[in-house]
RNA sequence: UAAAGCCAAGGGCAAACCCAUCUGAAGACGGGGAUGCAAUGCCGUAGGGUCUAAGGCGCUGAACAGCGCUAUGAUAGCCUGGUUGCCAAA
Numbered sequence: 001u002a003a004a005g006c007c008a009a010g011g012g013c014a015a016a017c018c019c020a021u022c023u024g025a026a027g028a029c030g031g032g033g034a035u036g037c038a039a040u041g042c043c044g045u046a047g048g049g050u051c052u053a054a055g056g057c058g059c060u061g062a063a064c065a066g067c068g069c070u071a072u073g074a075u076a077g078c079c080u081g082g083u084u085g086c087c088a089a090a
Base pairs, nucleotide, nucleotide: 005087012037013036017032018031019030021028022027035077041083042082043081046080047079048078049075050074051073055070056069057068058067059066060065
């Protein structure tokens, strides 16, 4: 340096849920709270998956209603990938 993470140590992050704010929604953010996580640090302009459907398109229709399709929206705690990093055996 690369791959790898047994036994520890110092620690770190923070699911569900609750409150507050934002948003059309998914969801985000702050506080509480811990499901778990050896990258559950970062990257959504690396590739997929999944979620939502404002706007747009189509259909029905009296309609400001309903249904369907669609990301430019979201998710890094869905996966692969890239990148940075603590400790300590083989």
RNAcentral holds the sequence, with entries from Rfam. Predicted 3D model of a 90-nucleotide RNA (c-di-GMP-I riboswitch aptamer) from Desulfosporosinus fructosivorans. Taxonomically the source falls in Desulfosporosinus (Bacteria, Bacillota, Eubacteriales, Desulfitobacteriaceae). Its mean pLDDT, the model's own confidence on a scale to 100, is 90.